This is a predicted structure of an 82-nucleotide RNA (c-di-GMP-I riboswitch aptamer) from Desulfosporosinus acididurans. The sequence was found by an Rfam model in a public genome assembly. The prediction has a mean pLDDT of 86. The model forms 95% of the base pairs in the Rfam consensus.
RNA sequence: GUUUGAAAAAGGCAAACCCAGUGAGAACUGGGGACGCAAAGCUACGGGUCUUCCAUAUAAGGAUGAUGGCCGAGUUACCAAA
Numbered sequence: 001g002u003u004u005g006a007a008a009a010a011g012g013c014a015a016a017c018c019c020a021g022u023g024a025g026a027a028c029u030g031g032g033g034a035c036g037c038a039a040a041g042c043u044a045c046g047g048g049u050c051u052u053c054c055a056u057a058u059a060a061g062g063a064u065g066a067u068g069g070c071c072g073a074g075u076u077a078c079c080a081a082a
Stems, first nucleotide, its partner, number of pairs: 002082004012037002017032006035069001041075003045072003048067003052063003
């Protein structure tokens, strides 16, 4: 340096739910809390899903936003083994 892994060691993050706040909404932020996670670190590039609006014969479709703990991809990284 590459690959694989979480058995060990040091750690890390934080689902549901509750409280407060932001937002039209999906959802997000802070605190509590732990279902889980070897990238559950970061990035909306592709797909999926969700919100709002437009359009349409139900649709299909278009636009805005959200989701990184839906999947893929990019990028950075502790420890151990080969």